The prediction has a mean pLDDT of 89. Predicted 3D model of a 348-nucleotide part of an RNA (small-subunit ribosomal RNA, central domain) from an uncultured prokaryote. RNAcentral holds the full RNA, with entries from ENA. Rfam family: Bacterial small subunit ribosomal RNA. Gene Ontology terms of the family: structural constituent of ribosome and ribosome.

Context: one part of a larger RNA
RNA sequence: CUGGGCGUAAAGGGCGCGUAGGCGGCCAUUUAAGUGAGAUGUGAAAGCCCCGGGCUUAACCUGGGAACUGCAUUUCAAACUGGAUGGCUAGAGUAUAGCAGAGGAAAGUGGAAUUUCCGGUGUAGCGGUGAAAUGCGUAGAUAUCGGAAAGAACAUCAGUGGCGAAGGCGACUUUCUGGGCUAAUACUGACACUGAGGCGCGAAAGCGUGGGGAGCAAACAGGAUUAGAUACCCUGGUAGUCCACGCCGUAAACGAUGAGAACUAGCUGCAGGGGGCGCGAGCCUUAUGUAGCGCAGCUAACGCGAUAAGUUCUCCGCCUGGGGAUUACGGCCGCAAGGCUAAAACUC
Numbered sequence: 001c002u003g004g005g006c007g008u009a010a011a012g013g014g015c016g017c018g019u020a021g022g023c024g025g026c027c028a029u030u031u032a033a034g035u036g037a038g039a040u041g042u043g044a045a046a047g048c049c050c051c052g053g054g055c056u057u058a059a060c061c062u063g064g065g066a067a068c069u070g071c072a073u074u075u076c077a078a079a080c081u082g083g084a085u086g087g088c089u090a091g092a093g094u095a096u097a098g099c100a101g102a103g104g105a106a107a108g109u110g111g112a113a114u115u116u117c118c119g120g121u122g123u124a125g126c127g128g129u130g131a132a133a134u135g136c137g138u139a140g141a142u143a144u145c146g147g148a149a150a151g152a153a154c155a156u157c158a159g160u161g162g163c164g165a166a167g168g169c170g171a172c173u174u175u176c177u178g179g180g181c182u183a184a185u186a187c188u189g190a191c192a193c194u195g196a197g198g199c200g201c202g203a204a205a206g207c208g209u210g211g212g213g214a215g216c217a218a219a220c221a222g223g224a225u226u227a228g229a230u231a232c233c234c235u236g237g238u239a240g241u242c243c244a245c246g247c248c249g250u251a252a253a254c255g256a257u258g259a260g261a262a263c264u265a266g267c268u269g270c271a272g273g274g275g276g277c278g279c280g281a282g283c284c285u286u287a288u289g290u291a292g293c294g295c296a297g298c299u300a301a302c303g304c305g306a307u308a309a310g311u312u313c314u315c316c317g318c319c320u321g322g323g324g325a326u327u328a329c330g331g332c333c334g335c336a337a338g339g340c341u342a343a344a345a346c347u348c
Base pairs, nucleotide, nucleotide: 003320004319005318006317007302008301012316014201015200016199017198021194022193025088026087027086028085029084030083031082033081034080035077036076037075038074039073040072041071042070049065050064051063052062053061054060091191092188093187094186095185096183097182098181099180103177104176105175106174107173108172109171110154114150115149116148117147118146119145120144121143125136126135162169163168206247207246208245209244210243211242215241216240220236221235222234223233258315259314260313261312262311263310266293267292268291269290270289271288273286274285275284276283277282297304298303321348322347323346330341331340332339333338
C1' cells in the first nucleotide's frame, strides 16, 4: 500500500453525440497469450529465521539447514479470460401498420387586453396610498361610444396532464422534421454498454451590428416614509425585455440523486396504447410513462423503498478538515464582462 465515500454532512460533470480505452449474450471446435501444475537453471556472500558449536555469559564469531514468495527455459492441463473459426437468437437494430403529444424549424393568420392618435357625448376632477404628495386635467382629463395604428403575450381548455437528452416547450393553420409507445410477423446476427480527450446543444442576464419598442422596467429623477432611507410604497422613466445574424457558456442548469443492465412483497390514482369479458355503466389483464402510500432491506437521522437512497455488475465524473479560495500566478477561451483549469504562505 491493498481505502472509505458522493439526496441533505466535502463530493454526480448542465445535457447529449461520440473517438481512444475499459467492459461485454448463448453453443461447438480450436489455440495456449493470461491462468494452474511439474522439471531444470538461476535467485553471490553476509544479514533475517531454525538447529548446533566457540569466547565463564551476552553482544559478537562460526557450521549446517531453511528461505530468497522472483526470473528464464521446457513439459503437461484446458475450466475460466483472451485469440481464431463456424453457428444461434433471449441483447441491440431494421422493415410493416397504427397511436398520443406546448418535441424542433419556417411561413402565414386570429381575437381579447394595453397604450397612443383622430372624432363624438360630457364636466371637474382623475390617479395613487396605511395616509398623502409628486403626476395628469377647464388648452376639456378621468369616464363612455366609434374609428385607426403599433408592439408584445396567448385568458378559458389546464390537470403532482403531455412532450423533450438537458436547457426548455402553451392561440390557430400549413409545410419541413426529430424522438417515443403499441401490435403482429419477417429480417440482420452481439452490430451492445460506458465514454478520458473532442464536437454539439445549453435559462436568465450581458456583449456586437442592424431593426423594433405597446406594456413592463435595472439605472436615473421626483414624491413619500424615516433619526437617516443612496431601500421597501407612489408618480415618471432609459438600457433591456421583442426580431435577424454573431458572441457569451454560466445557474439552487435541482430529483441538490451520472449512464446502462439484472434481481427483490403489495396497494391506490393519472396519461397514451394493446388483449379478453360484458347489451351496457364497467370489469379483468399486459407492457410504457408519471404520481401517492408501503413490506423486506438500506440510512446518522430525515427519509428512500421495482422511477431505490435495497441486492449486485460494467464504465465515466467527483470528494479527502474550516478559512485563505467559485482566489493569485501561468495557460487556454472571450470584443468585453468574464469563463475554464487551479495553488501556496498564513491561520484556526